Annotation
A computed fold for a 102-nucleotide RNA from Sporolactobacillus inulinus CASD, annotated as SAM riboswitch aptamer (S box leader). Its Rfam family is "SAM riboswitch aptamer (S box leader)". From the family's description: The SAM riboswitch is found upstream of a number of genes which code for proteins involved in methionine or cysteine biosynthesis in Gram-positive bacteria. Of the family's consensus pairs, 97% are formed in the model. Its mean pLDDT, the model's own confidence on a scale to 100, is 89. RNAcentral holds the sequence, with entries from Rfam and Ribocentre. NCBI's taxonomy places the organism under Bacteria, Bacillati, Sporolactobacillaceae, Sporolactobacillus, Sporolactobacillus inulinus.

[in-house]
RNA sequence: AUCUUAUCAAGAGCGGCGGAGGGACUGGCCCUGAGAAGCCCGACAACCAGCACAUCAGUGUAUGGUGUUAAUUCCAGCAGAUUAAUUUCUGGCAGAUAAGAC
Numbered sequence: 001a002u003c004u005u006a007u008c009a010a011g012a013g014c015g016g017c018g019g020a021g022g023g024a025c026u027g028g029c030c031c032u033g034a035g036a037a038g039c040c041c042g043a044c045a046a047c048c049a050g051c052a053c054a055u056c057a058g059u060g061u062a063u064g065g066u067g068u069u070a071a072u073u074c075c076a077g078c079a080g081a082u083u084a085a086u087u088u089c090u091g092g093c094a095g096a097u098a099a100g101a102c
């Protein structure tokens, strides 16, 4: 990098360093010197491993491996249904994360 499976409506700081950008892409719409990215600490979650319990379905824990920590994956991007509507909904594409495969 590619493929497979699962999940994506919940949750998480009034901290330190840092200094201008960030929200994948495109279009919107947002966030940001009342301080962006990044790093550290804290926190959240519980996918994998561990551990405990088990009626062997699972439940709990949070020790290790990730991950996450504005907005539904911020919204839409293709197709279909639906509406008075640029309305609402469904599926898909793309993306993200985990575990596995080659």
Base pairs, nucleotide, nucleotide: 002101003100004099005098006097007096008095013041015040016039017038021031022030023029025077026076027075028074042069043068044067047065048064049063050061051060052059053058073094078091079090080089081088